[in-house]
Context: one part of a larger RNA
RNA sequence: GGACGAACGCUGGCGGCGUGCUUAACACAUGCAAGUCGAACGGUCCAUGGGGGCUUGCCUCCAUGGGUAGUGGCGAACGGGUGCGUAACACGUGAGUAACCUGCCCCGAAGUUCGGGAUAACACCGGGAAACCGGUGCUAAUACCGGAUAUGCUCCCACCGCCACAAGGCGGAGUGAGGAAAGUCUUUUCGCUUCGGGAGGGGCUCGCGGCCUAUCAGCUUGUUGGCGGGGUAACGGCCCACCAAGGCUACGACGGGUAGCUGGUCUGAGAGGACGAUCAGCCACACUGGGACUGAGACACGGCCCAGACUCCUACGGGAGGCAGCAGUGGGGAAUAUUGCGCAAUGGGCGAAAGCCUGACGCAGCAACGCCGCGUGGAGAGAUGAAGGCCCUCGGGUCGUAAACUCCUUUCAGCAGGAACGAAGAUGACGGUACCUGCAUAAGAAGCUCCGGCCAACUACGUGCCAGCAGCCGCGGUAAUACGUAGGGAGCAAGCGUUGUCC
Numbered sequence: 001g002g003a004c005g006a007a008c009g010c011u012g013g014c015g016g017c018g019u020g021c022u023u024a025a026c027a028c029a030u031g032c033a034a035g036u037c038g039a040a041c042g043g044u045c046c047a048u049g050g051g052g053g054c055u056u057g058c059c060u061c062c063a064u065g066g067g068u069a070g071u072g073g074c075g076a077a078c079g080g081g082u083g084c085g086u087a088a089c090a091c092g093u094g095a096g097u098a099a100c101c102u103g104c105c106c107c108g109a110a111g112u113u114c115g116g117g118a119u120a121a122c123a124c125c126g127g128g129a130a131a132c133c134g135g136u137g138c139u140a141a142u143a144c145c146g147g148a149u150a151u152g153c154u155c156c157c158a159c160c161g162c163c164a165c166a167a168g169g170c171g172g173a174g175u176g177a178g179g180a181a182a183g184u185c186u187u188u189u190c191g192c193u194u195c196g197g198g199a200g201g202g203g204c205u206c207g208c209g210g211c212c213u214a215u216c217a218g219c220u221u222g223u224u225g226g227c228g229g230g231g232u233a234a235c236g237g238c239c240c241a242c243c244a245a246g247g248c249u250a251c252g253a254c255g256g257g258u259a260g261c262u263g264g265u266c267u268g269a270g271a272g273g274a275c276g277a278u279c280a281g282c283c284a285c286a287c288u289g290g291g292a293c294u295g296a297g298a299c300a301c302g303g304c305c306c307a308g309a310c311u312c313c314u315a316c317g318g319g320a321g322g323c324a325g326c327a328g329u330g331g332g333g334a335a336u337a338u339u340g341c342g343c344a345a346u347g348g349g350c351g352a353a354a355g356c357c358u359g360a361c362g363c364a365g366c367a368a369c370g371c372c373g374c375g376u377g378g379a380g381a382g383a384u385g386a387a388g389g390c391c392c393u394c395g396g397g398u399c400g401u402a403a404a405c406u407c408c409u410u411u412c413a414g415c416a417g418g419a420a421c422g423a424a425g426a427u428g429a430c431g432g433u434a435c436c437u438g439c440a441u442a443a444g445a446a447g448c449u450c451c452g453g454c455c456a457a458c459u460a461c462g463u464g465c466c467a468g469c470a471g472c473c474g475c476g477g478u479a480a481u482a483c484g485u486a487g488g489g490a491g492c493a494a495g496c497g498u499u500g501u502c503c
């Protein structure tokens, strides 16, 4: 000198765009943050219309529209948060997978047949303070189960060709065995099943790369390898039985400390150094620890089970909860915002659609926290160099053409009128906002630090090694340009200084 997610002191006019718990991964009141589909299903409720019974106001049936707890489907594994842990194939980069998976989407081929038994809802009964639970009976399905069929698929046996470093892979033909399906709305879709391919996504393996410490020198028994098996989508000590005795290490094993990694950011001429807020990619985590279930996908933030700590309810038998989602509260701290508006846009989930949901997101609010822009007037004339302040050798000097005065302008702010783009047929939270026009008046808008040298800017008074200053050198003990005040000056400017950290 530059930089900052900054803080503190004094000061503070406007706008645009950004940014805003770096500390306690501390504890959380309240509201919201993941639903949707009646065009999968049985029921039920409301409204309207019609038919039948008919005791004239009830029962029943049908149709249409709307709603819905439950069964069922898809989603809830995305999106959003945090950085605890992790020195690791976690990340980055480059390869491999002849060792793998993939819902929804796209392309191609084939099919969509015949049956069955249940169960929620509901009704009744019962238990419980509640959370909720049990029994009996009835019922539907795109829920569940069985049979048929099998282009192709899987498996066993054996053959041929091609390929591979090997276990082996690909293709072809053969015998045998095994395994599918669901309908709905209605007039053409949307679905369902099997197989092949694709796209996108993911799993696993390997080379290389990126912290400190030797005042850590030896570490290791599932350890290293093999045979066989289990398990997985898949290779593998991943797990198990047996066998062998190996494996790593001064090119730093093992241990300890610290830490999410990267694109990048800051600095620097570069090399390098430091950092990893916001934005983007990957990883890890979701009160703490462990576990699996469902599923194409989780070992699952707003799912389940167990244990623990904590909080709450209780009729004491037993139950409920998890803001590192958005707001917000307490606490910690030098320190970090609204319990706002809207789904109008973009994106996501569901749905045939209308649409519903969406604290993602779009906006608004607060904060000079940062960057950028603008303003606080301009021009002219103006010396009696006015008044006043300060200094003075009392002559004067200086603030100072500065003000007063005249003329002009009106950015921003103010008032009034009009008024968008963003939306594509409808639909605008922002917002009567941006922007445009008009009106009025110089009117509402300047501070902070410094003035001994480094370092730009000097005098007076007060004080008297006191009070105080100070980044270093150092000032102050009676004329202090170094303390305090004033006048003057210098530098920056809606900021200016200080502190902290990095280069």
Stems, first nucleotide, its partner, number of pairs: 001503004006499005013374006019367002021332001026330003030327003035074003040071002043068011081285003091209007100202003105198008113147004122137006153178003157174001159172005183190001211257003218248003223245004228240003260282004264275004287308005310321004338364001340363003346360001347358004377408004388399004412444001414439005422430001447492005452473003458487005468475002
Description: This is a predicted structure of a 503-nucleotide part of an RNA (small-subunit ribosomal RNA, 5' domain) from an Actinomycetes bacterium. The prediction has a mean pLDDT of 87. The organism belongs to Actinomycetes, within Bacteria. Rfam family: Bacterial small subunit ribosomal RNA.